This is a predicted structure of a 482-nucleotide part of an RNA (small-subunit ribosomal RNA, 3' major domain) from a metagenome.
Rfam family: Bacterial small subunit ribosomal RNA.
The prediction has a mean pLDDT of 82.
Context: one part of a larger RNA
């Protein structure tokens, strides 16, 4: 100087408390461990691994296993030599391929009637240089990432103090979300962080009005901005305004704080992006790049099939429930944000349905996906393993796709399991939040998505307080630690 303390003081955080809803019990989904296996590819392992890499394993992917093949190779550059094509047909094979048959190479120049010659493209190709490796080392590395932590810290120049390590500044008293600001001080300044500048939401103004809108005028319909038209409103796009403790009062030297006014918004207005010096030899050589080492008729490459989907068990994250604040049926209403040409697909017809036929329209504020669902109203069920719950299984089908056996999703009928609100323990959340409800997207032929990323609809309770648990910051103290 740090680190540590079941030392002290002060402060903060959904850290506790106060509340609301969960997990832990059940069934299922997914991931992991373990076991199994020819193989169940590899990585990630307290917080910071375990719906993680994977924004989608039937083949492919695919790295694993078995089998069949191949050796200048699937790919790149050079290459002596050559100019048969590719496509197609036959045989064989599970395919990769192998063997045979048929068979116009293309462009430029010389010459042009033709033949021929040269060069180039393209293809074949001996030998060899080389290719190749998801082989190893993340403890050789770059880059990127997690975490402490959006915590308020981490440092430097000059000066001063100390023999020196170092200190001071950065401590102290206030204040703040903040090393934020103020006052004081052997310090005076400065940098990286904080804040602001950026995006978005909330209010207003102006401009522009199509594909969006419809107040007033006219037409028109069963109805409908449907039409003429309008530029008011909503909305869209762009540019501005607006919030600064600016104003008033109390306290205070000040910084500031408490209350108020005005205001759409008030003291960082809400949300996002943004992550200092560093820590964990943290993670990743399998995203990529890359040093060293290793393989080179194989640890490379091609193909068929299988596996990654197993299952006495254990753990993690979720979904669905256990019902009446509910379930079922009918009828009625209200979003936002997205996606669409190898695409989204309407009307109409068929089917109980998944879906099929069909193809209008749309390269989209125009058309489509697309009926939002919780909700309201009406009726039934009356507390039961039930008109709760839906696992499992049987049969019959639909769709995608060379192909649904291993191993897809969905539909109809039948079947109807566990489950009576869950021990010890434990998690999330402070407001348009929690909880509940649905919708969309990416990946994607299809989908095991209950995941993830967004979007809106309905919409709470509680916070006395900081004694205690956890984590963190500042000062101080002790230390046999570095």
């Nucleotide at each position: 100087u740090g680190a540590c303390g079941g030392g002290g003081a002060c402060c903060c955080g959904c850290a506790c408390a106060a509340g609301c809803g969960g997990u832990g019990g059940a069934g299922c989904a997914u991931g992991u461990g373990g076991a199994u296996u020819a193989a169940u590819u590899c990585g990630a392992u307290a917080c910071u691994a375990a719906c993680c890499g994977a924004a989608g394993a039937a083949c492919c992917u695919u790295a694993c296993c078995c089998a069949g093949g191949u050796u200048u190779g699937a790919c790149a550059u050079c290459g002596a030599g050559g100019g048969u094509a590719a496509u197609c047909c036959u045989a064989u094979g599970a395919a990769a391929g192998u063997a045979g048959g048929c068979c116009c190479c293309c462009g430029g120049c010389c010459c042009a009637c033709a033949a021929g010659g040269c060069c180039g493209g393209c293809c074949c190709g001996a030998a060899g240089a080389c290719a190749c490796c998801u082989g190893u080392u993340g403890c050789a590395u770059g880059g990127c990432u997690g975490u402490c932590g959006u915590c308020a810290g981490c440092u430097c120049g000059u000066g001063c103090c100390g023999u020196g390590a170092g200190g001071u500044g950065u401590u102290u008293g206030g204040u703040u979300a903040a090393g934020u600001c103020c006052a004081g001080c052997a310090a005076c300044g400065a940098g990286c962080g904080c804040a602001a500048c950026c995006c978005u939401c909330g209010u207003c103004c102006a401009a522009u009005g199509u594909u969006g809108c419809c107040a007033g005028c006219g037409g028109g319909u069963a109805a409908a901005g449907c039409c003429g038209g309008g530029a008011a409103c909503u909305c869209a796009u762009u540019g501005g305004a607006g919030a600064c403790u600016g104003c008033c009062g109390g306290u205070g030297u000040a910084a500031a704080u408490c209350g108020g006014a005005g205001g759409a918004a008030g003291g960082u207005g809400g949300g996002g992006a943004u992550g200092a010096c560093g820590u964990c030899a943290a993670g990743u050589c399998a995203g990529c790049a890359u040093g060293g080492c290793g393989g080179u008729u194989a640890c490379g490459c091609c193909u068929g099939g299988g596996g990654c989907u197993u299952c006495a068990c254990a753990c993690a994250u979720g979904c669905u429930a256990c019902a009446a604040u509910g379930g079922a049926u009918g009828c009625a209403a209200c979003a936002g944000a997205g996606g669409g040409c190898a695409g989204c697909a309407a009307a109409a017809u068929c089917g109980c349905g998944a879906g099929a036929u069909g193809g209008a329209g749309c390269u989209a504020a125009u058309c489509c996906c697309a009926c939002a669902a919780a909700u309201a109203c009406a009726u039934c069920c009356u507390c039961a393993g039930u008109u709760c719950a839906g696992a499992u299984u049987g049969c019959a089908g639909u769709c995608u796709g060379c192909a649904a056996c291993u191993c897809g999703a969905c539909u109809g009928c039948a079947u109807g399991a566990a489950g009576g609100c869950g021990g010890a323990a434990u998690c999330g959340c402070u407001a348009g939040u929690a909880a509940a409800c649905g919708c969309a997207g990416g990946u994607c032929a299809g989908c095991u998505a209950u995941a993830c990323u967004g979007c809106g609809u309905u919409g709470a309770a509680u916070a006395c307080g900081u004694u205690c648990c956890c984590g963190g910051g500042u000062c101080u103290u002790g230390u046999a630690c570095a």